[in-house]
Context: one part of a larger RNA
RNA sequence: CGCAUACGGUGGAUGCCUAGGCGGUAGAAGGCGAUGAAGGACGUUGUAGCUUGCGAUAAGCUUCGGGGAGCCAGCAAACAGGCUUUGAUCCGGAGAUUUCCGAAUGGGAAAACCCACCUGUCGUAAGACAGGUAUCUUGCACUGAAUUCAUAGGUGUAAGAGGCAAACCCGGGGAACUGAAACAUCUAAGUACCCGGAGGAAAAGAAAUCAAUUGAGAUUCCCUCAGUAGCGGCGAGCGAACGGGGACCAGCCGAACAUGAAAUUCAUAGUGAAAUGGUCUGGAAAGUCCAGCGAUACAGGGUGAUAGCCCCGUACACGAAAUGAAUGAUUGACGUAUUAAGUAGGUCGGAACACGUGAUAUUCUGACUGAAGAUGGGGGGACCAUCCUCCAAGGCUAAAUACUCUCUACCGACCGAUAGUGAACCAGUACCGUGAGGGAAAGGCGAAAAGAACCCCGUAGAGGGGAGUGAAAUAGAACCUGAAACCGUAUGCGU
Numbered sequence: 001c002g003c004a005u006a007c008g009g010u011g012g013a014u015g016c017c018u019a020g021g022c023g024g025u026a027g028a029a030g031g032c033g034a035u036g037a038a039g040g041a042c043g044u045u046g047u048a049g050c051u052u053g054c055g056a057u058a059a060g061c062u063u064c065g066g067g068g069a070g071c072c073a074g075c076a077a078a079c080a081g082g083c084u085u086u087g088a089u090c091c092g093g094a095g096a097u098u099u100c101c102g103a104a105u106g107g108g109a110a111a112a113c114c115c116a117c118c119u120g121u122c123g124u125a126a127g128a129c130a131g132g133u134a135u136c137u138u139g140c141a142c143u144g145a146a147u148u149c150a151u152a153g154g155u156g157u158a159a160g161a162g163g164c165a166a167a168c169c170c171g172g173g174g175a176a177c178u179g180a181a182a183c184a185u186c187u188a189a190g191u192a193c194c195c196g197g198a199g200g201a202a203a204a205g206a207a208a209u210c211a212a213u214u215g216a217g218a219u220u221c222c223c224u225c226a227g228u229a230g231c232g233g234c235g236a237g238c239g240a241a242c243g244g245g246g247a248c249c250a251g252c253c254g255a256a257c258a259u260g261a262a263a264u265u266c267a268u269a270g271u272g273a274a275a276u277g278g279u280c281u282g283g284a285a286a287g288u289c290c291a292g293c294g295a296u297a298c299a300g301g302g303u304g305a306u307a308g309c310c311c312c313g314u315a316c317a318c319g320a321a322a323u324g325a326a327u328g329a330u331u332g333a334c335g336u337a338u339u340a341a342g343u344a345g346g347u348c349g350g351a352a353c354a355c356g357u358g359a360u361a362u363u364c365u366g367a368c369u370g371a372a373g374a375u376g377g378g379g380g381g382a383c384c385a386u387c388c389u390c391c392a393a394g395g396c397u398a399a400a401u402a403c404u405c406u407c408u409a410c411c412g413a414c415c416g417a418u419a420g421u422g423a424a425c426c427a428g429u430a431c432c433g434u435g436a437g438g439g440a441a442a443g444g445c446g447a448a449a450a451g452a453a454c455c456c457c458g459u460a461g462a463g464g465g466g467a468g469u470g471a472a473a474u475a476g477a478a479c480c481u482g483a484a485a486c487c488g489u490a491u492g493c494g495u
């Protein structure tokens, strides 16, 4: 040094587990904000730090309910000091307080800081306290130029707005990569993205609609029609409608608006809730065996192994002082317009319609034009006639539909720590970057800390040996199991 066997070290795979995720179902809610939000900074407990809570009344104050024996948040013990059957801690409703920054709004500023003014109250005074002072829009009042009237402007006052938030919705703008096996029309796509606006939904909506010689009867959504008819460098691709079947139905123009009594129901704390003992094994019984019982409760979880009857629960039956929601009597307020003209239509240029200008109807409109007036007008895919059908140029409208930052309950042939969220753990943390931004690793002793008193070696160490606890300590905190690579020790054999 090699091989073999045994025993170790290292390492953290595997198995088991779950505190966290992922996906859904049903219901709720669908907003918060100048009465100062979202998000933060700084403080705040008797004792340092972090987290949570809270705000100089600072892990809290008041009140109304619930509840009934312990409590003074967690990591996290300990000490000290307190509270509590005169009902604490805790849970729920309402209220008070709520520093500073932040739309941030008195002015400024390098966010959490600096510097003011006005009014009132108190005070001898210094000063203290309270309130106010941003901008824009709208209304009102006063004032008021060039310029007579006026207007612009100015001042004051009242009301509203502003910012944030996951998706859904409407509108205004609007790409490219890509595909076409290149590429320009085309596609991607009216997508991504930007901006504006609103609501719990939004938008649309009661025919100047379709249909076709029979008729239908607002809108929205789903299935189908149908990858059809079509469009298309007729390439790539794009792609209807009529009709049929469903969901939901509602019509109107002073209606659905506001108010919302009583009562009922629901939400936000809760209450009651059946029924088992023994034997054996074991550290431990819920396991085994024997004998019982409950069940509108054998969902689930916990308890020293696998429990209907031990605990929490569960079926079922109840419950609210306060606030909110739904239904809701009543009352009140409002009370469009009077049938739509620079409109319909036309020409030119664009855009939307599945439809790329095409034979291209229909809709919208930047420019220029420009009717009729119900004895009228629009449409029926060039256009004309006949026929049919509807009434534009004013407005409102629930439901069926879309979504889920969030709350509650439940579910899963979803994951089980290199998985599942990036994050099971103090994670958008540590760390990286000037910055925009990027972005981890890291779970498990035991049933219970019973977490090893005491002794010994050692540096008052590290580490270890005894002793002790425990079922187990090769479960000893570097702690369940403990694979492999890798490193040793012992023995045998070989060289």
Base pairs, nucleotide, nucleotide: 001494002493003492004491005490006489007488008487009486015480016444017443020415021414022412023411024410025409026408027407028406029404030403031164032163039101040100041099042055043054044053046079047078049075050074051073061095062094063093064092065091066090070083071082072081106115107114108113116133117132118131119130120129121128122127135161136160137159138158139157140156141155142154143153168199169197170196171195172194173193179186183233209216210215220247221246222245223244224243230238231237251396252395253394257332258331263327264326265325266324267323268322270318271317272316276291277290278289280287292309293308294298300312301311302310345369346368347367348366349365350364351363352362355381376391377390378389379388380387431438432437451479454466455465456464457463